[in-house]
RNA sequence: CGAGAGGAACAGGCGGCCGCUCCUCGCCUCCGGGCGGGGGGAGGAAAGUCCGACCUCCACAGGGCAGGGUGCUGGGUAACUCCCAGGGGUCGCGAGGCCACGGAAAGUGCAACAGAGAGUAGACCGCCUCGGUCCGGCGACGGGCCGGGGCAAGGGUGAAACGGUGCGGUAAGAGCGCACCAGCGGCGGGGGUGACUCCGUCGGCUCGGCAAACCCCACCCGGAGAAAGACCGAAUAGGGGAGGAUGAUCCGGCCCGGAUCGCUCGGACUCCCGGGUAGGUCGUUCGAGGCCGUCCGCGAGGACGGUCCCAGAUCAAUGGUCGCCACCCGCUUCGGCGGGGACAGAAGUCGGCUUACGGGCCUCUCGGGGA
Numbered sequence: 001c002g003a004g005a006g007g008a009a010c011a012g013g014c015g016g017c018c019g020c021u022c023c024u025c026g027c028c029u030c031c032g033g034g035c036g037g038g039g040g041g042a043g044g045a046a047a048g049u050c051c052g053a054c055c056u057c058c059a060c061a062g063g064g065c066a067g068g069g070u071g072c073u074g075g076g077u078a079a080c081u082c083c084c085a086g087g088g089g090u091c092g093c094g095a096g097g098c099c100a101c102g103g104a105a106a107g108u109g110c111a112a113c114a115g116a117g118a119g120u121a122g123a124c125c126g127c128c129u130c131g132g133u134c135c136g137g138c139g140a141c142g143g144g145c146c147g148g149g150g151c152a153a154g155g156g157u158g159a160a161a162c163g164g165u166g167c168g169g170u171a172a173g174a175g176c177g178c179a180c181c182a183g184c185g186g187c188g189g190g191g192g193u194g195a196c197u198c199c200g201u202c203g204g205c206u207c208g209g210c211a212a213a214c215c216c217c218a219c220c221c222g223g224a225g226a227a228a229g230a231c232c233g234a235a236u237a238g239g240g241g242a243g244g245a246u247g248a249u250c251c252g253g254c255c256c257g258g259a260u261c262g263c264u265c266g267g268a269c270u271c272c273c274g275g276g277u278a279g280g281u282c283g284u285u286c287g288a289g290g291c292c293g294u295c296c297g298c299g300a301g302g303a304c305g306g307u308c309c310c311a312g313a314u315c316a317a318u319g320g321u322c323g324c325c326a327c328c329c330g331c332u333u334c335g336g337c338g339g340g341g342a343c344a345g346a347a348g349u350c351g352g353c354u355u356a357c358g359g360g361c362c363u364c365u366c367g368g369g370g371a
Base pairs, nucleotide, nucleotide: 001367002366003365004364005363006362007361010358012325013324014323015322016321017320018319020041021040022039023038024037025036026035027034028033043343047354048353050352051351052350053349054348055225056224057223058222067221068220069219070218071217072086073085074084075083076082087101088099089098090097091096102216103215107214108213109210110209124155125154126151127150128149129148130147131146132145133144134143135142136141163181164180165179166178167177168176182206184203185202186201187200188199189198190197191196229282230281231280232279239273240272241271242270243269247261248260249259250258251257289308290307291306292305293304294303295302296301327340328339329338330337331336
């Protein structure tokens, strides 16, 4: 210098002016609020809503079926499908990356194209042999064609075809036999908490792949979600209850009186009760919380001590503008001038995962060059 691998952070800074929202203090108030001082005000992903929890309501004897999820070991954690450490597999020269990593000698199923055959499979070429027939040869025998049988060594197909090499064996062959190797299983021993690994010995000789295909095995799982849910609650209409004038009309100037209607009802009025709506309050921002230090642990993390309070809107605040500096790009007469700033924005709260995205930093690997 080039090509890569891993990790931890940051997310422009300062100041002036003008705003927005929340908290708090003081003053004023026509009680609606206003003014002034002080303080807080987006993210590493606030995103997707994919997992796990807290919280809330509903459901719930127990067991099973169905459905879904998870699936090496040991730890961490409130919990997890997350994280750490390790084992095994796999990819890479390497730093390192990736893996749903139980079961394929329970059953079912699948495997394009090619190929004879894709699974207790299979014979196209080939190898061997027998019978018939023809040809050549004096003969031994060789060859062609037709038919029967044996074999799977060699060739060929394929991503994949019943283990590899050698010797023996055979008509030709074959784990058919043997030796060594690979793999599987049994037994014994060593190491490790364990997954697993190493060594020895024996065995039949080999039982193909796919389960994020059905399935089998083990373990786990009620449902809905802050529009959860709790409380306060008008106006108007309607519901329930109580009270209520000894009522209304007519005859008559009025009272008395008389007539009709009503008289446990209804209506008007007053009061009370309860449901719901508008609206408001809580849930709702102090939490498995942040930062610092010490100790324990390889690590994820844990224990203890100190310190801090750190967004809470509800039509929805977190902004605008100017100047200077820093960074990047272009031009330059080297004085400067012009331009640019990624992904994206809380809405009950945490722990994860995934996805989007800017420039720089640290460590490491491989290759090349120089001193």
Record summary:
A computed fold for a 371-nucleotide RNA from Planctomycetota bacterium JB042, annotated as Bacterial RNase P class A. RNAcentral holds the sequence, with entries from ENA. A source record names the gene rnpB. Rfam family: Bacterial RNase P class A. Rfam classes the family as a ribozyme. About the family: Ribonuclease P (RNase P) is a ubiquitous endoribonuclease, found in archaea, bacteria and eukarya as well as chloroplasts and mitochondria. The coordinates come from a structure-prediction model, not an experiment, and the mean pLDDT is 78. Lineage of the source: Bacteria > Pseudomonadati > Planctomycetota.